Model confidence (mean pLDDT): 82 of 100. Small-subunit ribosomal RNA, central domain from a Patescibacteria group bacterium, 439 nucleotides, folded computationally. Rfam family: Bacterial small subunit ribosomal RNA. RNAcentral holds the full RNA, with entries from SILVA.

Context: one part of a larger RNA
RNA sequence: UUGGGCGUAAAGCGUCCGUAGGCGGAAGAUUAAGUCUUCUUUUAAAGGCUCCGGCUUAACCGGAGAGAUGGAGGAGAUACUGAUUUUCUAGAGGAUGGGAGGGGGUACCGGAACUUAUGGUGUAGAAGUGAAAUUCGUUGAUAUCAUAAGGAACGCCAAGGGCGAAGGCAGGUACCUGGAACAUUUCUGACGCUCAGGGACGAAAGCUAGGGGAGCAAAAGGGAUUAGAGACCCCUGUAGUCCUAGCCGUAAACGAUGUCUGCUCGUUGGUCCUCUCGCCGUUUUUAGGAGAUUGUUUUUAUUCGCAUUGCCGGAAAAAGCAUUGUAUUUUUUUCAAGUCCGGAGUUGUCGGAUACAUUUCGUAAGAACGGUGAGGGGGCUGACUAAGGUAACCCGGUAAGCAGACCGCCUGGGGAGUACGACCGCAAGGUUGAAACUC
Numbered sequence: 001u002u003g004g005g006c007g008u009a010a011a012g013c014g015u016c017c018g019u020a021g022g023c024g025g026a027a028g029a030u031u032a033a034g035u036c037u038u039c040u041u042u043u044a045a046a047g048g049c050u051c052c053g054g055c056u057u058a059a060c061c062g063g064a065g066a067g068a069u070g071g072a073g074g075a076g077a078u079a080c081u082g083a084u085u086u087u088c089u090a091g092a093g094g095a096u097g098g099g100a101g102g103g104g105g106u107a108c109c110g111g112a113a114c115u116u117a118u119g120g121u122g123u124a125g126a127a128g129u130g131a132a133a134u135u136c137g138u139u140g141a142u143a144u145c146a147u148a149a150g151g152a153a154c155g156c157c158a159a160g161g162g163c164g165a166a167g168g169c170a171g172g173u174a175c176c177u178g179g180a181a182c183a184u185u186u187c188u189g190a191c192g193c194u195c196a197g198g199g200a201c202g203a204a205a206g207c208u209a210g211g212g213g214a215g216c217a218a219a220a221g222g223g224a225u226u227a228g229a230g231a232c233c234c235c236u237g238u239a240g241u242c243c244u245a246g247c248c249g250u251a252a253a254c255g256a257u258g259u260c261u262g263c264u265c266g267u268u269g270g271u272c273c274u275c276u277c278g279c280c281g282u283u284u285u286u287a288g289g290a291g292a293u294u295g296u297u298u299u300u301a302u303u304c305g306c307a308u309u310g311c312c313g314g315a316a317a318a319a320g321c322a323u324u325g326u327a328u329u330u331u332u333u334u335c336a337a338g339u340c341c342g343g344a345g346u347u348g349u350c351g352g353a354u355a356c357a358u359u360u361c362g363u364a365a366g367a368a369c370g371g372u373g374a375g376g377g378g379g380c381u382g383a384c385u386a387a388g389g390u391a392a393c394c395c396g397g398u399a400a401g402c403a404g405a406c407c408g409c410c411u412g413g414g415g416a417g418u419a420c421g422a423c424c425g426c427a428a429g430g431u432u433g434a435a436a437c438u439c
Stems, first nucleotide, its partner, number of pairs: 003411004007393002012407001014201004021194003025088007033081002035077008049065006091191001092188003095184003103177007110154001114150008125136002162169002206247006215241002220236004258406006266384022289361005295356001300355006306348002309345001311343005388395002412439003421432004
C1' cells in the first nucleotide's frame, strides 16, 4: 500500500485459448438508474465553529445561531455514463480469387558417410598424444576392392532468408490438415479488447512399458598428468540419445521488453502479395507476306509457256500459167506443198505460276501464362537516425516516444525459492510460499 515502478538496478506469468469481471465505434429516439440543482425531513444532547452574556480576567459556565457529512422523500435538468429501441460502417468477422511458406500429422522412397560381417589383394604395423601409455594387429590388423546388413542424421541450395502463439520446424514424393498476408464498388452489422480462476500446448534432461541401438556418450573401468587428480588429455564403455504409448511441466522457455488500439520527421536493405508501365519468352487468335512439298490413274480450278492438230486472216520469197507491154518494170488473181506472224479453239504421260491442301520461316495487332526491370499500395522482417525518452547504456513507427483499455508482477541484502501446510507427480520433483535471526 497513497504512490512509484517492471530491457540491464527488485519486478512481464514460457506461450496461447477463454469464463466471471473491467473497458468499449458512429447517428437518432425514449427513459432518468448514476450525475447535477432545489425543497422538506432526519442525522439526540454534550463537544467543535460564530455571536451575545455570567464568574474582577482566563480556564470554566449559560444562551442564541450557523454549518458539515450521511440517509429518506418530492420537484426539476439531460451534456456524459447506464438501460430500452431504431439505424450505420471506419472496428471485428464471413464470402470469392489467385499466390507464398523447413507450420503440423501419416505413409513410402533416396544418396553420401559410418560401423559390423563375409570374401579378394596385401604385409608389419595401426591408433593415440604436448610426450606417452593403456588399446588393436602375424589366429593377418591398418590400407584397398567387392558384396551384404544395420541404425541415426540429411551436405551443397542456405541467407540475422521463410513459417509457427511459444516450445520449435530443413533429403524427396504422395495424402490429410492449421494459420497468416494480398486483391475484390461482395455479405453480416460492434458481433470488440483484455482476462482473476480454468483449460490446452510446452526444448533438453528425467520417469514407466514395449521395441531399437550405427555413431556419440553421463556413470563406470583402465592409461597418463599431478603433491594429490574423485578433473581437464587418451583407450574402452553402460544408461541415454532413436521409435510407439503414457508421465514430467521446468530453462539465460531471452527481445532478460505482457496483450490490444490510436498518434508522432527521415535514410537505406531483405522477403511475400498486388496494381501501373516497359522489355523478353512460351502458347494461342486474327490479318497479311515469303519459301518448300505433293496432286500418277478417277476430281482438281484458273492462267502462262511449249508442243500438237485442223480452221480463219496476213506477210515474204520462189516457181509456173494467164492478161498487158517493143523490151524492162509494175500490178492483180488462182492452185499445190512447205516457212513465218496473228486470232479464236482442240489435244497433251510436257513445264511454270496462282488458288486449294500439307509444311517451314518471319511481320503486325490482341489474349493468356511465365520471367525480368522501374514506380505505387499493403503485410512481415533488418540497419541507421530527428524529435522525444532514459541513471546511463541505449530505445527511437517492430519505441524503452505521446496516450488509452485490461491483466501479471516488484517494494533492502542474507536466511530462501528454504521450512510448514495444501495441491499435482510413479519417482525425480514442481506450483503456491513464510518466519525467527542477522547485516